[in-house]
The RNA shown here (Glycine riboswitch aptamer) has 95 nucleotides. It was read from a public genome assembly, where an Rfam model found it.
RNA sequence: CAGUCGAACUCUGGAGAGUCUUUGAAAUAGAAGCGCCGAAGGUGUACGGCAGGAAGCUGCCAAUCUCUUAGGCAAAAGGACAGAGCAUUCAAGUG
Numbered sequence: 001c002a003g004u005c006g007a008a009c010u011c012u013g014g015a016g017a018g019u020c021u022u023u024g025a026a027a028u029a030g031a032a033g034c035g036c037c038g039a040a041g042g043u044g045u046a047c048g049g050c051a052g053g054a055a056g057c058u059g060c061c062a063a064u065c066u067c068u069u070a071g072g073c074a075a076a077a078g079g080a081c082a083g084a085g086c087a088u089u090c091a092a093g094u095g
Stems, first nucleotide, its partner, number of pairs: 001095002006090003009085005018034001020033004035073003041069001042067001044065001048061005
């Protein structure tokens, strides 16, 4: 310098649980109360993986499991994850 896997970005799909009760003009104002959900994020943990070491062991990574703090419980919004795209930016490895 190039630019692969990939990321940001765009489009599509995308679950669960009370349109709960009282108050209030107010289903996303607010306040009080009870009951729930997990698939933003986050916590804890692990079958396992990587590195070091003679070994014991040590360190690191990590879940759709776990906890529900956050968030959510009609629609809307959000949404892990998946598929497609990729003008532009970044870009492990590799050349």